Predicted 3D model of a 117-nucleotide RNA (FMN riboswitch aptamer (RFN element)) from Heliobacterium chlorum. It matches the Rfam family "FMN riboswitch aptamer (RFN element)". About the family: The RFN element is a highly conserved domain that is found frequently in the 5'-untranslated regions of prokaryotic mRNAs that encode for flavin mononucleotide (FMN) biosynthesis and transport proteins.
[in-house]
RNA sequence: UGUUUUCCUUGGGGUUGGGUGAAAUUCCCUACCGGCGGUAUAGCCCGCGAGCCCUUCUGGGCAGAUUCGGUGUAACUCCGAAGCCGACAGUAAAAGUCUGGAUGAGAAAGGAAAACG
Numbered sequence: 001u002g003u004u005u006u007c008c009u010u011g012g013g014g015u016u017g018g019g020u021g022a023a024a025u026u027c028c029c030u031a032c033c034g035g036c037g038g039u040a041u042a043g044c045c046c047g048c049g050a051g052c053c054c055u056u057c058u059g060g061g062c063a064g065a066u067u068c069g070g071u072g073u074a075a076c077u078c079c080g081a082a083g084c085c086g087a088c089a090g091u092a093a094a095a096g097u098c099u100g101g102a103u104g105a106g107a108a109a110g111g112a113a114a115a116c117g
Base pairs, nucleotide, nucleotide: 001117002116003115004114005113006112007111008110009109010108017029018028019027031097032096033086034085035048036047037046038045043084044083051062052061053060054059066082067081068080069079070078088100089099090098
């Protein structure tokens, strides 16, 4: 300094204030939130995970959203401005934020030990 194996830990946030109504945290106005890796710092670039379907059970497919200006060697990532998006099931009213699968799973991150080069 590298590789392999084993074990441990960590690993998702958000409905504020009002309106209508018999009934809405679901509609309207306003607000709030943004996993992981890469890259000039990313919810909206490229990929991954969770979710759904299929499966020869190794995997495969599906799957949302951004522009303009400025600085700079370099930014669709920073600064300014204006926009947009958000799985499935449930509900006496339609859900990114409530309830549920989930004290789950996982992309990944960190630590310890052993062996070998």
The organism belongs to Heliobacterium, within Bacteria. Of the family's consensus pairs, 100% are formed in the model.